[in-house]
RNA sequence: AGAGUUUGAUUCUGGCUCAGAAUGAACGCUGGCGGCGUGCCUAACACAUGCAAGUCGAACGGGGAAGGCCGCAAGGCUGAGUAGAGUGGCGGACGGGUGAGUAAAAUACGGGAAUUUACCCUUUAGAGGAGAAUACCAUCGAGAAAUCGGUGUUAAUACUGCAUAAGCCCAGAGAUGGGGAAAGGUGGCCUAAUAGCUACCGCUGAAGGAUGAGCCCGUAACCUAUUAGCUAGUUGGUAGGGUAAGAGCCUACCAAGGCAGAGAUGGGUAACCGGCCUGAGAGGGUGUACGGUCACACUGGAACUGAGACACGGUCCAGACUCCUACGGGAGGCAGCAGUGGGGGAUAUUGCACAAUGGGCGCAAGCCUGAUGCAGCGACGCCGCGUGGAGGAAGAAGGUUUUCGGAUUGUAAACUCCUGUUACGCGGGAAAAAAGACUUUGUUUAAAUAAAACAAGGGGAUGAUGGUACCGCGAGAGAAAGCACCGGCAAACUUCGUGCCAGCAGCCGCGGUAAUACGAAGGGUGCGAGCGUUAUUCGGAAUAACUGGGUGUAAAGCGCGUGAAGGCGGCUUUAUAAGUCGUUUGUAAAAGAGCUCGGCUUAACUGAGUAAAUGCAGAUGAAACUAUAGAGCUAGAGUACGGGAGAGAAGAGUGGAAUUCUCGGAGUAGCGGUAAAAUGCGUAGAUCUCGAGAGGAACACCGGUUGCGAAGGCGGCUCUUUGGCCCGAAACUGACGCUAAAGCGCGAAAGCGUGGGUAGCAAACAGGAUUAGAUACCCUGGUAGUCCACGCCGUAAACGAUGAUCACUAGAUGUAGGUUUUGCAAUGCAGAAUCUGUGUCGUAGCUAACGCGUUAAGUGAUCCACCUGAGUACUACGAUCACAAGAUUAAAACUCAAAGAAAUUGACGGGGGUCCGCACAAGCGGUGGAACAUGUGGUUUAAUUCGACACUACGCGAGGAACCUUACCUGGGUUUGACAUGUAACUGCAACUGAUGGAGACAUUGGGUUCCGUAGCAAUACGGACGGUUACACAGGUGCUGCAUGGCUGUCGUCAGCUCGUGUCGUGAGACGUCGGGUUAAGUCCUUGAACGAGCGCAACCCUUGCCGUUAGUUGCCUACCGAAAGGUGGCACUCUAGCGGGACUGCUUCGGAAACGGAGAGGAAGGUGGGGAUGACGUCAAGUCCGCAUGGCCCUUAUGCCCAGGGCUACACACGUGUUACAAUGGCGAGGAACAAAGGGGAGCAAGACCGCGAGGUGGAGCAAAUCCUGAAAACUCGUCUAAGUUCAGAUUGUAGUCUGCAAUUCGACUACAUGAAGCUGAAAUCGCUAGUAAUCGUAUAUCAGAACGAUACGGUGAAUUCGUUCUCGGACCUUGUACACACCGCCCGUCACACCAUGAGAGCUGUCGGCACCCGAAAUCAUUUUAGCUAACUAGGCAACUAGGGGCGUAUGAUGAAGGUGAAGGGAGUGAUUGGGGUGAAGUCGUAACAAGG
Repeated sequence: AGAGUUUGAUUCUGGCUCAGAAUGAACGCUGGCGGCGUGCCUAACACAUGCAAGUCGAACGGGGAAGGCCGCAAGGCUGAGUAGAGUGGCGGACGGGUGAGUAAAAUACGGGAAUUUACCCUUUAGAGGAGAAUACCAUCGAGAAAUCGGUGUUAAUACUGCAUAAGCCCAGAGAUGGGGAAAGGUGGCCUAAUAGCUACCGCUGAAGGAUGAGCCCGUAACCUAUUAGCUAGUUGGUAGGGUAAGAGCCUACCAAGGCAGAGAUGGGUAACCGGCCUGAGAGGGUGUACGGUCACACUGGAACUGAGACACGGUCCAGACUCCUACGGGAGGCAGCAGUGGGGGAUAUUGCACAAUGGGCGCAAGCCUGAUGCAGCGACGCCGCGUGGAGGAAGAAGGUUUUCGGAUUGUAAACUCCUGUUACGCGGGAAAAAAGACUUUGUUUAAAUAAAACAAGGGGAUGAUGGUACCGCGAGAGAAAGCACCGGCAAACUUCGUGCCAGCAGCCGCGGUAAUACGAAGGGUGCGAGCGUUAUUCGGAAUAACUGGGUGUAAAGCGCGUGAAGGCGGCUUUAUAAGUCGUUUGUAAAAGAGCUCGGCUUAACUGAGUAAAUGCAGAUGAAACUAUAGAGCUAGAGUACGGGAGAGAAGAGUGGAAUUCUCGGAGUAGCGGUAAAAUGCGUAGAUCUCGAGAGGAACACCGGUUGCGAAGGCGGCUCUUUGGCCCGAAACUGACGCUAAAGCGCGAAAGCGUGGGUAGCAAACAGGAUUAGAUACCCUGGUAGUCCACGCCGUAAACGAUGAUCACUAGAUGUAGGUUUUGCAAUGCAGAAUCUGUGUCGUAGCUAACGCGUUAAGUGAUCCACCUGAGUACUACGAUCACAAGAUUAAAACUCAAAGAAAUUGACGGGGGUCCGCACAAGCGGUGGAACAUGUGGUUUAAUUCGACACUACGCGAGGAACCUUACCUGGGUUUGACAUGUAACUGCAACUGAUGGAGACAUUGGGUUCCGUAGCAAUACGGACGGUUACACAGGUGCUGCAUGGCUGUCGUCAGCUCGUGUCGUGAGACGUCGGGUUAAGUCCUUGAACGAGCGCAACCCUUGCCGUUAGUUGCCUACCGAAAGGUGGCACUCUAGCGGGACUGCUUCGGAAACGGAGAGGAAGGUGGGGAUGACGUCAAGUCCGCAUGGCCCUUAUGCCCAGGGCUACACACGUGUUACAAUGGCGAGGAACAAAGGGGAGCAAGACCGCGAGGUGGAGCAAAUCCUGAAAACUCGUCUAAGUUCAGAUUGUAGUCUGCAAUUCGACUACAUGAAGCUGAAAUCGCUAGUAAUCGUAUAUCAGAACGAUACGGUGAAUUCGUUCUCGGACCUUGUACACACCGCCCGUCACACCAUGAGAGCUGUCGGCACCCGAAAUCAUUUUAGCUAACUAGGCAACUAGGGGCGUAUGAUGAAGGUGAAGGGAGUGAUUGGGGUGAAGUCGUAACAAGG
């Protein structure tokens, strides 16, 4: 720091996704050790059990026991002033937990004044003298219990008076007056003493401090306007009350205020902060742990006590729940620590200790402390360490792979030599965590040898952690590696399996038989005691843009004006100092983060210091800018004055043309309408025509990218009223300005209301056409409406798709309105300058591009509006407006990875232009109808082998299926094989020739028994060749995949195209070149030009044919002679043959033209590429072929291989293609006759003459390996006949008899003869070929081949017609245009309907919930009132006393407030609901074809 993803490709816009960091995490796989942290995010759900707040005998009255000792026992001493209970004091308001509530009564920061503060510190003044009770206890009683009551006794630092009062409080100007306190205990000394002195601990008043708390103010920090108005104690005042204290905090009275668009009120959500995470930062997210604050303690309410509470482990009441009960009544509150159930994806031990730190109480010892310190559990996080190190190539085995050579795993292992962390065992280990208390001495204070403070020394005891950290020793490589990924993003690749299946997937996307994407393996990459996944946050995302975005066409400028608020605002000057800037002070807790240094072996962790904390507040200074106030100015803005143009607005009047209608005249059969028609009108007289009249609406020409207006919009003429604008001059005002949420007004068409009007036009509607349909387009009619008046509606592609205002920044050229001015031939014309408007082009600049460009989309300034992926959705709900229609405002669930803009290259268009082609047209002949042949489909079959399917399959592969071929079927056989190579073993054959069985393959069995070398006399042995048998490797496959391939081929198309290098242009895809103007068969050539050149194609070179020359002369040719003929002799002029040359090049003339080139002509055998052939650019169709051949992969291996016999490929209701023969007289038949070719083939061959046969053919075999021999050309010509008919046409079919080939002719050959004699009389729709030696017609030959062409290929003979032309059909080429197509129009794509699923709106309602309002009831409690059941120690008075009375208190009663509860009417939000609405999604449903091309 970026990357992937929209496209054929490109640029942009824009969303989605990824790589990073983080977490109180969870899940999966795996797991060695240690340190430090951390651990219910969910049910503020319910809780068993234990513990978490007590302490003080130095406040008080009292006060055991067990045990121990002594004692015979009684008893005493001790235990012990201890346990336990009570009165009293202090503490239970801290510590600990949780985050429900709370959007402000909280929190953070900074301020403030009207307060309080137990314990603590300092100072000061005191502490006198009396009194009455009460708990405990004793006793009686009630109760199941909890607990309670009566009587009696007693103490205090408990309680109550009295006295005193320096401070204090109240009153007062002051003098002064009034008011209000207290408690003792312990030690020591001392005493007769309960007295005294003293020290300490306490007590009381007051002042100050410290600490804590209360109150007030400012600022900051969530969402929502589909919440816009809220508020009666409400805002303020006066008086009173109340509080520790200010205050409507409360009450009475008075006033009518207070808050709110800078968001009140309401709704939703939420504890806040230091911080933490992320980020370059600004920001965004978050509030676990640690620290500060707040709130809460089962839910709701309330107060009491107290310094402090409206109190987590206190009280009272109400409610829900749980428990006990003798049913009468009671008890309880883990959001303390553990723990349980439940919920949940998920979060720990019912541990140890008060040793340390801290807290409470105490003089202290000490007690208490689930605070805390520790331990336990969890890889939950961070950090550290280890799982060994070095050597070691036969590169082992095994695995994987392979092109079979190897490669890789891999120095990895084995093996050798070492080390010893951690874990394990043994031993050491109070070293650290510990200092105080206590004590000695000294100093100070003091009357003091008490005490306290300080300094220096001494110093016993006390450890939960823990026998832990750490150290030493021992043994031993021994006990310790996984997880994810490997198509791109993104590091890492192969094999096998699977076969759109199983599966993967963060996005793009993989998988349909060769998957680097699924699963496995091998290998690799990354991290490592962890690794992945999921969830969440920030980042990337400049994708909400303050830093730092946009709005012509991508999302986005309100339709336009006016306009209070708000924001912004000209020049000069004075003052102020709010903003602003400087300095300084305080604060911004600590911790954290940054830096530096230190402590744990290191790190995490932690200690210290420093810096910072961008903030807030105070003080002080500056005065440029903003602001405020004052004074001025005139350049902005406006007023007055003089001119000017105009479809600007409103009202009133008025004019002519045209349509229609009415009347009259004239006139007759049609009119009208369309692509063509029909409906319609018309003999009752239309249309047409003339005249008169009526009525409504609109204003031709002028008229113009002219004018005016804010926009909508405005058009005959005249008048009246009226708004704005421009120019000139410079008199006046003196910033009066700009913009503009809200508001107000205007606002096309359509529509609505009321009343008029209605000629034409014309939704709806009717009819006629068109059509498969036609609820449309076309036609004939036709009502609302269009028009007027008044009132609504408030929307448009209301568009320049471009908000308003101001300033600045090249020009050129039109046009409109002014002013000034110059020239001239002067009522005018032509210019120049300037202001204002309106167009076109264009520089810089901007823009993704297109384009904009002084009328900006340029450069700046101000203000407003609006946008943030596509669909859902210009929608739902709600609200507002409207008579209604509807408008305005305006979501979500869900779905997708795109949607989109501009431009590019193609392709396409029922777009345009130019051009070509037997493309049409003009012609000739066919096909389509018949029969047959042949191929295909279909059907059939055991099999009818397979392939080829528009053009470009179908007489195609096949140039030749009776067997073979043959691949198919049936049956019979065979298994190293019919064929190849190798190894090993055994063996010696094989060929040839018989026999038997069999359909044959084959089997059985005879005869036959190889060659070479060496050794040896030989037999024979060894080795080799060759052959056989057996075994193993392997062979074999016309089995599959032409969509894995090579090669070859078809087609577009013999069309003129297809590209490249350099350069230039463009951000880029790309463009230019290759376009334009001409020309050509041609991207052929010329010319212009940001192009210049080049390549593959075109053309030419090649073959053939046409003319000539030359060379050559047999088998050819010629002449003469010889010969019966064959031939011979002679010759090579000609024909011919086949070599080499020539010839044609727009070369020449002429016309046109810049040229290229074209037209005409001459000459010439041939004339403008002379005719024909071969030759096929880049590419397209996943075109064809695995059955020609080759070949990857897959499959079969006693079979899908191989051999054999027979059958099939030849079937036959049918359909199609290609042909043959015909339908006849331009003919058939006969024949007499007599002609004329070319090109081929021939040895298992072609075969003459001759003979036989009606014939096919047979016999026979001259000649010929060929210019020598063989192969009868036919049509045409001539003569005769047939005479228009199913025929003397046509020949299918069938019968009989034959011939030939072949092992074989039945399935299933060809031919011959005789007989038979079918359909067919020129062919519907439609369709094919052909432009000259062509079509048509006639025959000939060849390949294949034993035989078997109507096919194919080749050859020659005879030999036409027509082409005006390019409108149309088809195909093609170039340029241009549009495009939503790119699988490219056989494209894309819309809507209803049907089916499935999903979310959602409406819905009679139903259910529970929430807050407010009104009323009822009214607990506890507080306050008030009252003499009202009762009771009553302290004080006062009386009394000898008992007692009485007063005052006071408790209680009762009443009232006020008051929680829960109840009732009622509305409201908010949630769930659910028969049915219903639209929406979305879904490989192959239905109907049409709306859009994209002029999309018809």

Small-subunit ribosomal RNA from a metagenome, 1496 nucleotides, folded computationally.
Its mean pLDDT, the model's own confidence on a scale to 100, is 83.
Its Rfam family is "Bacterial small subunit ribosomal RNA".
The RNAcentral record of the sequence draws on SILVA.